[in-house]
RNA sequence: AAACAUGAGAGUUUGAUCCUGGCUCAGAAUGAACGCUGGCGGCGUGCCUAACACAUGCAAGUCGGAUGUGCCGCAAGGUGCAUGGCAGACGGGUGAGUAACGCGUGGGGGAAUCUACACCUCUUUGUGGGGAAUAACGCUCCGAAAGGAGUGGUAAUACCGCAUGAGAUCCAUGGCUGGGAUGCUGUGGAUGAAACCUGGGGACCGCAAGGCCUGGGGCAAGGAGAGGAUCCUGCGUCUGAUUAGCUAGUUGGUGAGGUAACGGCCCACCAAGGCAACGAUCAGUAGCAUACCUGAGAGGGUGAUCGGCCACACUGGAACUGAGACACGGUCCAGACUCCUACGGGAGGCAGCAGUGGGGAAUUUUGCGCAAUGGGCGAAAGCCUGACGCAGCAACGCCGCGUGGGUGAUGAAGGUCUUCGGAUCGUAAAACCCUGUCGUCAGGGACGAAGGUUUGGGCGUUAAUAGCGCUUAAGCUUGACGGUACCUGGAGAGGAAGCCCCGGCUAACUCUCUGCCAGCAGCCGCGGUAAUACAGAGGGGGCAAGCGUUAUUCGGAAUUAUUGGGCGUAAAGGGCGCGUAGGCGGCUUUUUAAGUGAGAUGUGUAAUCCCUGAGCUCAACUUGGGAACUGCAUCUCAUACUGGGAGGCUAGAGUACUGAGAGAGGGUGGUAGAAUUCCACGUGUAGCGGGUGAAAUGCGUAGAGAUGUGGAGGAAUACCAGUGGCGAAGGCGGCCACCUGGACAGUAACCUGACGCUGAGGCGCGAAAGUGUGGGUAGCAAACAGGAUUAGAUACCCUGGUAGUCCACACUGUAAACGAUGAACACUUGGUGUGGAGGGAGUUGACCCCUUCCGUGCCGUAGCUAACGCGUUAAGUGUUCCGCGUGGGGAGUACGGUCGCAAGGCUGAAACUCAAAGGAAUUGACGGGGCCCGCACAAGCGGUGGAGCAUGUGGUUUAAUUCGACGCAACGCGAAGAACCUUAUUUGGGCUUGAACUGCUAGGGACCGGUACAGAGAUGUGCCUUUUCGCAAGAACCGUAGCAGAGGUGCUGCAUGGCUGUCGUCAGCUCGUGUCGUGAGAUGUUGGGUUAAGUCCCGCAACGAGCGCAACCCUUACCUUUAGUUGCCAGCGAGUCAGCGUCGGGGAACUCUAAGGGGACCGCCUGGGUUAACCAGGAGGAAGGUGGGGAUGAUGUCAAGUCAUCAUGGCCCUUAUGUCCAGGGCUACACACGUGCUACAAUGGGCGAUACAAACCGUUGCGAAGUCGCGAGAUGGAGCUAAUCGGAGAAAAGUCGCCCUCAGUUCGGAUUGCACUCCGCAACUCGAGUGCAUGAAGGUGGAAUCGCUAGUAAUCGUAUCAGAACGAUACGGUGAAUACGUUCCCGGCCUUGUACACACCGCCCGUCACAUCACGAAAGCCGGGAGCACUUGAAGAGGCUGAGGUAACCCGCAAGGGAGCUAGGUCUCAAUGGUGAACUUGGUGAUUGGGGUGAAGUCGUAACAAGGUAGCUGUAGGAGAACCUGUGGCUGGAUCACCUCCUUU
Repeated sequence: AAACAUGAGAGUUUGAUCCUGGCUCAGAAUGAACGCUGGCGGCGUGCCUAACACAUGCAAGUCGGAUGUGCCGCAAGGUGCAUGGCAGACGGGUGAGUAACGCGUGGGGGAAUCUACACCUCUUUGUGGGGAAUAACGCUCCGAAAGGAGUGGUAAUACCGCAUGAGAUCCAUGGCUGGGAUGCUGUGGAUGAAACCUGGGGACCGCAAGGCCUGGGGCAAGGAGAGGAUCCUGCGUCUGAUUAGCUAGUUGGUGAGGUAACGGCCCACCAAGGCAACGAUCAGUAGCAUACCUGAGAGGGUGAUCGGCCACACUGGAACUGAGACACGGUCCAGACUCCUACGGGAGGCAGCAGUGGGGAAUUUUGCGCAAUGGGCGAAAGCCUGACGCAGCAACGCCGCGUGGGUGAUGAAGGUCUUCGGAUCGUAAAACCCUGUCGUCAGGGACGAAGGUUUGGGCGUUAAUAGCGCUUAAGCUUGACGGUACCUGGAGAGGAAGCCCCGGCUAACUCUCUGCCAGCAGCCGCGGUAAUACAGAGGGGGCAAGCGUUAUUCGGAAUUAUUGGGCGUAAAGGGCGCGUAGGCGGCUUUUUAAGUGAGAUGUGUAAUCCCUGAGCUCAACUUGGGAACUGCAUCUCAUACUGGGAGGCUAGAGUACUGAGAGAGGGUGGUAGAAUUCCACGUGUAGCGGGUGAAAUGCGUAGAGAUGUGGAGGAAUACCAGUGGCGAAGGCGGCCACCUGGACAGUAACCUGACGCUGAGGCGCGAAAGUGUGGGUAGCAAACAGGAUUAGAUACCCUGGUAGUCCACACUGUAAACGAUGAACACUUGGUGUGGAGGGAGUUGACCCCUUCCGUGCCGUAGCUAACGCGUUAAGUGUUCCGCGUGGGGAGUACGGUCGCAAGGCUGAAACUCAAAGGAAUUGACGGGGCCCGCACAAGCGGUGGAGCAUGUGGUUUAAUUCGACGCAACGCGAAGAACCUUAUUUGGGCUUGAACUGCUAGGGACCGGUACAGAGAUGUGCCUUUUCGCAAGAACCGUAGCAGAGGUGCUGCAUGGCUGUCGUCAGCUCGUGUCGUGAGAUGUUGGGUUAAGUCCCGCAACGAGCGCAACCCUUACCUUUAGUUGCCAGCGAGUCAGCGUCGGGGAACUCUAAGGGGACCGCCUGGGUUAACCAGGAGGAAGGUGGGGAUGAUGUCAAGUCAUCAUGGCCCUUAUGUCCAGGGCUACACACGUGCUACAAUGGGCGAUACAAACCGUUGCGAAGUCGCGAGAUGGAGCUAAUCGGAGAAAAGUCGCCCUCAGUUCGGAUUGCACUCCGCAACUCGAGUGCAUGAAGGUGGAAUCGCUAGUAAUCGUAUCAGAACGAUACGGUGAAUACGUUCCCGGCCUUGUACACACCGCCCGUCACAUCACGAAAGCCGGGAGCACUUGAAGAGGCUGAGGUAACCCGCAAGGGAGCUAGGUCUCAAUGGUGAACUUGGUGAUUGGGGUGAAGUCGUAACAAGGUAGCUGUAGGAGAACCUGUGGCUGGAUCACCUCCUUU
């Protein structure tokens, strides 16, 4: 100088958020175990389970200097047996029992104690004199043994008297002290001890022994200390109340007894006490503490090793000996077990050290030594010592060391990955140069030893130079560990690294395999073909002779909250009041000093923790000193606060008086009117009436219903009536009377003087339903009956209807008994209603204004809250007291108790199971919830669905009928066109580096072309011809062989790109900054208007912006400019028989063509509207309010579609899943569906005549005129690369004329036959068309369903491929009807509810069935535990007896007697055993009950939206099941309307 210091979070409920709340993880620790692995050393630790049973050995002996005796020895001495002494009460083990004065406080006390020579220290006195036995031993006998009996004889420090004796003990008595007890002291009396052994010796005595003197040890009686032990007591010391009452020696007293000692410790008598909610009793569990682990701490958990205390020693009981035991290695008895036995009887106790079996996940050697430390005995040497010291085994723990160091890039080989370039393992290795710890070999080699003994010296004792003691010197001597630690030397990188992990938490990533399999997993969760999550590998991360796992404890967990939390809605306020105990308590004075604060003293063992030193090379470990041990006790001081005592006060509380004050406050009795029902009578007649979504059941000719009059009876009180009133709550409503409770206000001139608040138990009140007894019963109405509805309808609806609802008296005691908000007090900005009571001022008054108090509402500041919200009526800020909660389910259940007549109430678990359950708010989605729009409905027109055919699909069939598309948004779709080809399919025949592509190697040839044969062809075999370019090297092409690699319409559209569909041309979807919110998010984007539109305007914590809308683009409608051929032809001219733009006349007007402009913008007017946006109407205009149409498709949704357009990852095939060829198939056909065409006819059909388009196409082509054919067509080949020619008559509906006259037809055209045409290599399977003939179904179409709002629907035709069109697309001609409107169906915005978020095709409830798990009940059955009653009564102790027995003392000469003792007997207590009735606890149990769990079972659909009957709730009844119904209550109900209040204007 120092003495400690010190607090971390994460994952998981949701689409996302905040909160609540549980589960889980990261840390530390262990007497551990298991898996893999393992070099060395040091220090520790090592049956946690069966206090289970134990073989074998050892663990307690010692003393000959107490004694007798045997044996050995010459002796000294040694060694046995026995008596005797001391020690076996220590040391060592274990934790069964014990919830207790057991333990801790080493607290306090002793005025109730003991303590052996204990060892140790000090001290006083004594140790005199006698006696009788007995073991060993000898002999005899019994017994298998263990052992025992009898007799003879002997010693002592063994035993017994006597003497003496104290400051010992007792009795009596005096004095002092003192409250008393007691203590001290005096006197008298009584009781009452001993043991000897041994060394030495001068004088003296003695015959001797010896006396005597002296030393050592021992013995006896006392005292003092220290140490030890007993007892009593305050405080502290686990859980359960589903254990609430326990107790007869029990509590106390008196008196005996007993003890070392107090005491009901025991006994007799007397009294009736004692303990308990501050938890008795009972039950369960447990040795306690110092300490150890954890923690920031407070705490929580534990009680191994070391040290303290206790208890136990096979189980139970008991005493003896002794200072000490009711005794681990002593005794007795009983019991269980084991062993020996000659069956008669005996022996034993490892929870000592080793060790064995057993149990168990699991815990060591039958080692060495007394050398050290310690203990017993002894005078000592010494002996004994499984205490102890050491060694052995075990990574069980802590600590230390090593497994090498340096250099070394061809970045070797090899592995792995790869984008094929490379990267990485990696300076890692090899190689070169070093070092030498540990291990190994060799040599040396300790500390731990102090003592003991012999001899000499000194000192003391003594008469003494004997002896003894102390001390000192020298000699000799003592080590298990152990030839160990340590030191030195030699050789040699030589012998020495593993384990776990790598999805997040949590440090660390790739490949392969597998394919919801195998497996992983602490939580969340991975795995269904691209797994960083399984398994392997490479790489990486962590720790390291260990690493992981499991188990347990604390922590994190503020998740039991004292420090340090909560209860409106998350779990949680008792239904309400009165009040006991308890807790808390106004102002002031004084006192006390219990709490409180300060100081001192004592104590708080040692070790541990901490600080600081020291010793092992360091560390672990050991050790010195300190600090600390937060405690307890005593003393002293302080007196603010709390408490106690005493006194005072009035602000709390209460009391008094006043109020013709307010009131559905309560009870009793009476009374009133309206209405319903019923009865009687009258009028009156046929069906009425009633009810519903619609109906029916029902009533009625026996007269209903309707109507009138009268009567009966019960229940309830319209309007007033109101977020009005009263009450503690439940609750209370006509009016009147009586009785009665409370609140409020005023007065202060009265009084009390803290009398208060809260309130566990307790007591009372307590809706509805329900129960009992007796009444009553009009209406309503569980159950029940009938009728409907329905798939069913045990319901909702209807018709009836009984308990009940009402009264009286009893019971029940529960509700969403709610403000989901306990009671009391105080404080903290306001505004505005309302009920009651006052005050002030004004006013004639009604009334108004200001203000105070009590109640009752709303809105809001601060603050609080997870948010919603609360907000002087707090959920704000504080104080006091009570109640309650601690994840969800199981469950308010079971069992037990208690209350009840019952129904049931109160109290109230566990096993098991899940990782959530939950609150508030957000965004969506949805609603059989509310507002606008849309051919969404409605109003219309025309269809589909019926027929025939076409076409597509499904299905079926097939060798194959290739594949894809499946609600809208697949199905005349891919396919804008399958006879071959296409073609992907099938059968058969071929090829294998291949039909097509790129490159390389080798060797050969030009290739091309022509042609013959075989074959279905592919192809094969031949023949002819040819001999390329380049100077060359070589190149191109062809075919052969080989290598790389090709190829795949094979799989995966759920690995993808791209493209597309759809909501939807719907008006939406977002962002930046700012602001609000803890946050998800909101705002903007909502609101008021308006629009086709998130279009625009206004307002606004928003201001801006983007993608969408609109516009820009194309087309169409009007005008204009320019231009005028191939188009046009008004005017002029010409030609022709005539029609005629026809004319190498002409024109540029018109039409048209195709380029550019213009035009339309709510621009103008009127009105409306907010002076707006905009709307309505009008004018003008070709067109009027985006003029019509098109292109254009936001963010996103559907794992939508497509791997078969294309591209592409991965997988798969490689003499085939590739490729070539021929034939077949995609075209099949009991059937079903979609989309179309044609029809069913007269608005039509047929025939004839006749008129008017637009758009498009044409050289592999369109193809004219002319001729032939009935026709399809053939022939022909002019013209045209197109405003020129052609398709092409340009058309058809249309118009005109004639026929048909309502029929299966002159409708309709299917089907079939014959004959043909065309395209094409080829029309059999399988094309289209023509002519003639045939002439089917079909007479306008059920349920249902589609399109369309104007040039639209409808109807009519025209144009693309070799051929094939009823399809699709485009084009024009003719050309309507209707829209009242938004109730309803289907899709988009705002708001609301939600238990949905895969988003209503959602979620979800219960029975039943199956499987499985745990639990309850149960006739019983089987155990355990503790007690009670009766009985039994071992050993032992005590009492009595003791006629049997008896050495010591007494009497006696003796015999003998006495005293005393004792065997035995008996009584009491008493272990164990038995019996009985109950209690408690566990196991099991046919059967039974509910509960939990379980991808795809059954029945329904109860709940979530108004969940389709709002839900929930107490109660009662009913029902397959969720549930339904009655009655009362709640809002935690949507929507609409009304009333009241509030906010803003």